[in-house]
RNAcentral holds the full RNA, with entries from ENA, RefSeq and SILVA. This is a predicted structure of a 346-nucleotide part of an RNA (small-subunit ribosomal RNA, central domain) from Sphingobacterium chungjuense.

Context: one part of a larger RNA
Parts: sequence; structure tokens; C1' cells
RNA sequence: UUGGGUUUAAAGGGUGCGUAGGUGGCUUAAUAAGUCAGGGGUGAAAGACAUCGGCUCAACCGAUGCAGUGCCUUUGAUACUGUUAAGCUUGAAUUAUGUUGAAGAUGGCGGAAUGAGACAAGUAGCGGUGAAAUGCAUAGAUAUGUCUCAGAACACCGAUUGCGAAGGCAGCUGUCUAAACAUGGAUUGACACUGAUGCACGAAAGCGUGGGGAUCAAACAGGAUUAGAUACCCUGGUAGUCCACGCCCUAAACGAUGAUAACUCGAUGUUAGCGAUAUACAGUUAGCGUCUUAGCGAAAGCGUUAAGUUAUCCACCUGGGGAGUACGCCCGCAAGGGUGAAACUC
Repeated sequence: UUGGGUUUAAAGGGUGCGUAGGUGGCUUAAUAAGUCAGGGGUGAAAGACAUCGGCUCAACCGAUGCAGUGCCUUUGAUACUGUUAAGCUUGAAUUAUGUUGAAGAUGGCGGAAUGAGACAAGUAGCGGUGAAAUGCAUAGAUAUGUCUCAGAACACCGAUUGCGAAGGCAGCUGUCUAAACAUGGAUUGACACUGAUGCACGAAAGCGUGGGGAUCAAACAGGAUUAGAUACCCUGGUAGUCCACGCCCUAAACGAUGAUAACUCGAUGUUAGCGAUAUACAGUUAGCGUCUUAGCGAAAGCGUUAAGUUAUCCACCUGGGGAGUACGCCCGCAAGGGUGAAACUC
């Protein structure tokens, strides 16, 4: 390279927006670049192939023919692709009226719990464990009551629920912002799909500056356990956990399943709409689930939310280890991240 693949064997980028590029709906006309057909030129010789011939044969050599898939030019064809012009509405978008939700940002408010402080009342234990001890407590603890303060998280509702591109999002409420869906079919008229580079977002932990610090809790200390115990268990406890701003850019970032479009049996639950009949629902649109037919699959299983049947575009894989390492480069305050080998070995 050809070919084959990417749920679990190696392999889908963490996610989106989007540049170049690739691909692209229906109709008509023109053109004739791609495409197709015919003619002409060129495509050196030698070599290859075929036939015939010369050395006794062969190798070798000679003659003739074929071939030379290509390029140039010319005459035509016009289905498809391209280009130009004109149009269409089903793709896409806009719009009107509604609906929905833990979608996002920023304010305000709330109760329970926890911890702390003060006071009251009260006495000898509390706490903790498999059992204990460290720890707290007569300087009055724990348990109880009242008042006050602080920070963080929001029980029940709560669900196989919902929303979001992903990460993720949950007390109540105000303001601002975004989205999806339904119904209508008013508007534009292919404006679309994908998307290398790029840009933006991106859990937790971590980093910088300044706040905050109730709980929990790496590190650390002590008590246990044990042969030992740098652990599991217990008592404490600092970073951190929280907020603002700025970095970091990684995860089993998982559905281990890229995006878009079309087609292909059924059953059933649920969320949000519309809703014939007419008063609780046939049907239908969009989403989220479960089971299954054909088909697919090595099997497990998938099965209109495909891993089925197709099309377009992107990303990625090519035996295990060495190794996601070294070197170089780029990014970062650092931690480190991105890109990413080879020798050698089995």
C1' cells in the first nucleotide's frame, strides 16, 4: 500500500462550536471541464511476447508483426458529476401561540442537624470497641432546658423521573440568560452534513493571591491489634473540603458503543404536549426505559435509542514487554500535561 477492523480481543477523540477540505434535496435550460465513442499524431532503439530464419542443437543472433494500458489534438454524445441561469419545498432555519424541566449566572430568605459560647438545674461518670485503651470529666463533664454565634449541606417529596454538548445539575424565592418540544404552516428558499488545524467548556485532586473554617479529614501524634502492623479499628488532628479571582486540563471523562440521514416485525411501562369521540381516553408527535421477531455477532448479547441494512465525513488500531518511558519540541508558577520512539527481549 491493498485489505480488514474499533461494546467486551489492539482500536471512538472527554465534549461542543467551527475554518480549510470532503460530501450534498427536487425540476428545467445552457455549457461540455470530468465521463463515453470515433479519427489523427506521438509513444526511440534494445528488451518482453508471437511467427519465421542463421550458427549441427541450445544459449546467442537476425527479420517481421503485435503490444506499448499513456500523452496531445480533433469530431461527436449528454444519462451521471461539475459550472452557469431560472424556479420549487419536502432538508435546514425563522416566526406565531403554548408547554416543560435538579439547564446556567447572580441576589435574598428558611428549618433540621453539627460544633462552640453563656446561663439554669444536676452528679459521677462520659466516650469508644470484637474486647479495650489513649481521650474528656469533681477546676463539675456526659445527659436535660433556654438564649446566642458560626460554617457547610439541603431529610421527606425522589422515581427504572427530569434537564444539559459533555463534565454535571436537587431547600424556597426574585432578576437575567439559554434550550427542547407540541400545534399552526405565515416567512426565507438548499441557506445542509461532517469537520484536519483552531477556539471554548471540561469531575475530583492539585497550584497562586485574599477571605472563611462548623463538619469531615490525606499528612502527623497517641491508643489498640499483631510475630511485626509505617495498615484495617479507636481518640485526636493540619493541609484540604467552602467563597472570590487566576491557573491546571486529567479520569473506568463509560453506553468501555463518533456525528448526521434513510430504511427494516411486535409487546409493554413512563415523561411532556396535541387530542377524534365526548369526560377519560382511541390515535399521534418528541423523549426516557424493559422484553422480543428477522437480521447481526466468536459468544455474552444487540435488536426502530442497533452492535441490523445502507450513504457521507472525522478520529483511531496493526503481537506482548521495553513504554505512554527516553530524546526533541510545545504548554504550565509548579505538580505535571500534550506529542511520542528505538535498542534489547519473549

Lineage of the source: Bacteria > Pseudomonadati > Bacteroidota > Sphingobacteriia > Sphingobacterium.